About this RNA:
The prediction has a mean pLDDT of 88. Predicted 3D model of an 86-nucleotide RNA (c-di-GMP-I riboswitch aptamer) from a Chloroflexota bacterium. The sequence was found by an Rfam model in a public genome assembly. Lineage of the source: Bacteria > Bacillati > Chloroflexota.
Order: sequence, then C1' cells, then structure tokens
RNA sequence: GCACGAUAAGGGCAAACCCGCCGAAAGGCGGCGACGCAAAACUACGGGUCUACAGCCAUAUGAGCCAAGACAGCCGGGUUGCCGUG
Repeated sequence: GCACGAUAAGGGCAAACCCGCCGAAAGGCGGCGACGCAAAACUACGGGUCUACAGCCAUAUGAGCCAAGACAGCCGGGUUGCCGUG
C1' cells in the first nucleotide's frame, strides 16, 4: 500500500418511542433510550425516496404540478479513518 472482517482488546456511533426547541412540511438539533452499525465518519456527484411554504395550473371547498427544501441509517460513486488477519 492492497484485500478481507473469523477472533480479541480499547473504544466509537445510536433506530424507534417519549420530552424540549427550530421548520409550512419533509426533517434537523438537544435530552432520554439502544434497533442496529467496521465506516451508522464526511460528501447530495449519479440513481432513488420524502415534503410542497412560495410559485404554477384548475372545473377555485385541490387526493393536481413543481425543489430552490430534506434523507449519507436506501443503493452506487468520491474523500478520510481505529483494531485485527492475510
């Protein structure tokens, strides 16, 4: 440096629920809590998914369209990284 995660040690992260705050929402942040995770670290680049304030359209009491919003714990790519094995 590359491949891999059987075993071990030291550790790390933290789903759902509930509470608070922010947000139109999706969702985010903090607390609590552990379903899981060897990249569940970072990155919206490709695909995908979610939301639809504003805007558009309308037959106007809308199961409509739309990402500039969101998801990295959906898949792939990129970047960085602990321990062990080969």